[in-house]
Context: one part of a larger RNA
RNA sequence: GCCGGUGAGUUACUCUAUUGUGCGAGGUUAAGGGGUAGUAGCCCUGAAGCCGAAGGGAAACCGAGUCUUAAUAGGGCGUUAAGUACGAUGGAGUAGACCCGAAGCCAGGUGAUCUAUCCAUGGCCAGGAUGAAGGUGAGGUAGAACUCACUGGAGGUCCGAACCGGUUACGGUUAAAAACGUAUCGGAUGAGCUGUGGAUAGGGGUGAAAGGCCAAACAAACCUGGCGAUAGCUGGUUCUCCCCGAAAUGCUUUUAGGAGCAGCCUUAUGGAGCUAUAUAGGUUGUAGAGCGCUGAAUGGGCUAGGGCGGAGAGAUCUGUACCAAACCCAACCAAACUUCGAAUGCCUAUACAGUAUUUCAUAGGAGUGAGACUGCGGGGGAUAAGCUUCGUGGUCGAGAGGGAAAGAGCCCAGACCGUUGUCUAAGGUCUCGAAUUAUUGGCUAAGUGGGAAAGGAUGUAUUAUUGCCAAGACAGCCAGGAGGUUGGCUUAGAGGCAGCAAUCCUUGAAAGAGUGCGUAAUAGCUCACUGGUCGAGCAAUGAUGCGCCGAAGAUGUAACGGGUCUUAAGCCAAUAACCGAAGGCACGGCAGUAUAGUAUCUGGAUAUACUAUACUGGGUAGGGGAGCAUUCGGGAAGCCGAAGAAGGUAAGUUGUAAAGCUUACUGGAGGCAACUGAAGAGAGGAUGCCGGC
Numbered sequence: 001g002c003c004g005g006u007g008a009g010u011u012a013c014u015c016u017a018u019u020g021u022g023c024g025a026g027g028u029u030a031a032g033g034g035g036u037a038g039u040a041g042c043c044c045u046g047a048a049g050c051c052g053a054a055g056g057g058a059a060a061c062c063g064a065g066u067c068u069u070a071a072u073a074g075g076g077c078g079u080u081a082a083g084u085a086c087g088a089u090g091g092a093g094u095a096g097a098c099c100c101g102a103a104g105c106c107a108g109g110u111g112a113u114c115u116a117u118c119c120a121u122g123g124c125c126a127g128g129a130u131g132a133a134g135g136u137g138a139g140g141u142a143g144a145a146c147u148c149a150c151u152g153g154a155g156g157u158c159c160g161a162a163c164c165g166g167u168u169a170c171g172g173u174u175a176a177a178a179a180c181g182u183a184u185c186g187g188a189u190g191a192g193c194u195g196u197g198g199a200u201a202g203g204g205g206u207g208a209a210a211g212g213c214c215a216a217a218c219a220a221a222c223c224u225g226g227c228g229a230u231a232g233c234u235g236g237u238u239c240u241c242c243c244c245g246a247a248a249u250g251c252u253u254u255u256a257g258g259a260g261c262a263g264c265c266u267u268a269u270g271g272a273g274c275u276a277u278a279u280a281g282g283u284u285g286u287a288g289a290g291c292g293c294u295g296a297a298u299g300g301g302c303u304a305g306g307g308c309g310g311a312g313a314g315a316u317c318u319g320u321a322c323c324a325a326a327c328c329c330a331a332c333c334a335a336a337c338u339u340c341g342a343a344u345g346c347c348u349a350u351a352c353a354g355u356a357u358u359u360c361a362u363a364g365g366a367g368u369g370a371g372a373c374u375g376c377g378g379g380g381g382a383u384a385a386g387c388u389u390c391g392u393g394g395u396c397g398a399g400a401g402g403g404a405a406a407g408a409g410c411c412c413a414g415a416c417c418g419u420u421g422u423c424u425a426a427g428g429u430c431u432c433g434a435a436u437u438a439u440u441g442g443c444u445a446a447g448u449g450g451g452a453a454a455g456g457a458u459g460u461a462u463u464a465u466u467g468c469c470a471a472g473a474c475a476g477c478c479a480g481g482a483g484g485u486u487g488g489c490u491u492a493g494a495g496g497c498a499g500c501a502a503u504c505c506u507u508g509a510a511a512g513a514g515u516g517c518g519u520a521a522u523a524g525c526u527c528a529c530u531g532g533u534c535g536a537g538c539a540a541u542g543a544u545g546c547g548c549c550g551a552a553g554a555u556g557u558a559a560c561g562g563g564u565c566u567u568a569a570g571c572c573a574a575u576a577a578c579c580g581a582a583g584g585c586a587c588g589g590c591a592g593u594a595u596a597g598u599a600u601c602u603g604g605a606u607a608u609a610c611u612a613u614a615c616u617g618g619g620u621a622g623g624g625g626a627g628c629a630u631u632c633g634g635g636a637a638g639c640c641g642a643a644g645a646a647g648g649u650a651a652g653u654u655g656u657a658a659a660g661c662u663u664a665c666u667g668g669a670g671g672c673a674a675c676u677g678a679a680g681a682g683a684g685g686a687u688g689c690c691g692g693c
Stems, first nucleotide, its partner, number of pairs: 001693006011095013026051003032045005055062002065077004098236002101233001105226006116200009125190001127159003130155001134151006163187003168183004202218001204214003239627006249262005263368002265365008273355003277351007288340001289338002294334002298330004303324001305323002307320005371396010401412003416589004421585003427579003430563003436576001438575006449565001455549002459546010476533005482506003488500002512527001516525002590617011628682001630679005638672003647666008
């Protein structure tokens, strides 16, 4: 892991609601007692008690009333609805209370054969090295000290086996081993190692101290018990069909992943509302707008005050391209500004529609109280986030189907079942791939389409305004572009062309005291301007459509889903078809609800069945309803069964499903109907439990 078996809302008592039955202004017995041919049963007895039939008041007390009070006023609670006993079902409480699951806490015991320390008594340490004190002899001295030689054999001394340890590396890591192997390494006469016997015990021991060790586990051992500890937490919780169907919000919470109350769902009963639109009346201070208020804030004017300058011995006077209150003009800004002010919304009424599976109330049962994205309106953030937090819609949640290549939250659309019928939505119609290589008119040349900004550009199409032009424009070509004059100043020089100021006059068709290049300065080239040639449009500035550049990333084209597409298969505008979904329609079928009718029962209400019509049937948590199957009992001294029970394997068949039935084979002795009662009553999950493989 698979298969088989097993595995979770039970039981007792009390309360509460619904329902059934009995009796009913009453209902009911409990313990106990008696009877029984059936003995955990049944029948009889047993009014003690309980509930109800009257309440009000703290009470005395009064009573359909009573209390408050001075009150006869007012007000509060009552009066005007039948209960009670037992059963069943939903729910609650107390109990382990749906099942499994802690880490832990406490009590009583068991452990020092592992290990820590200690006590008693034994054992062990190859070999080698070093050579302390002391001793002897010699030298030496007045005597010593001292020196030398030999001797001697000390040491938590040295090297190194046994023994004890465990440094480093590698291997091993479902190991050969629940701590090892190989190589290497530390101690090895010592605070050494070790045998045997003994001592210390769990908030205790022991510890050369690491929270170490106390039997492979120790920040409090192990065993048993309290014990089914507790678990606002995680996981699991077993057959079917039908009807309805949420929430992720508010307030409070030692509260925030839990609760209580409310909101939203469901069921029953009772009532009659509820919703949309229109109209009418009301409400408001948002969007916008505005600047009268509160503030903010720009320019100008006017003008206190101040700064700075000047005059004066001072008082003071005066100037001001400085700062600036108030005031005036002009133009603005504001969530916490408003003289104003919508659209919506909300409230009320009326009308007209819709709805009755609606809406309100009461009662029983819940779940939810982590929400997500998206459009719009805001706050926070950086007008960041698949960010966060509100409001208001939608979808998902709990929603399948079609589209968006692929996708919870986007677009279309809400799946009762069947149909190789039909029409459509979003989106599409060259091909993958269902449907137009459709039609008309434009645009784009960038594969733009099929990613991006500021900014940039004789891209291209359309459009507007202005100017020039057959008295010849624009571009090109030919020619002129002069004189006073090298103007004045400056300068070493300054001659149109370093710079400063000025910028005239003449000739003329035209020509600047000069547009640029150039020279040391001149020179030279050129432009403005003019004539000629040519012969028809030219120039400038805007607007709009579609394009261009701006444009660099990490595995591989990779920024249309792919192929591919250029008067399109791109973009804009228009038109006609078609495809396209679980949407609409058509045909057939099932179920629910409401209404109506018919039949049966009945005194009636009503209930059941059938028919017709209308509407409805996505669904998680959850509420409600109806069933299937299993085991045991009654039915049953009955029925089935060796002419083959239960069980098993397979096929066929019936039913909307759980399931039922039949047949064949197997099996070899038991099984059991309608109806009814009671439950150890349904498994795929719990890292479930047991077994097999």

Annotation:
A computed fold for a 693-nucleotide part of an RNA from Exilispira thermophila, annotated as large-subunit ribosomal RNA, domain II. It matches the Rfam family "Bacterial large subunit ribosomal RNA". Rfam links the family to the GO terms ribosome and structural constituent of ribosome. Its mean pLDDT, the model's own confidence on a scale to 100, is 85. The organism belongs to Exilispira, within Bacteria.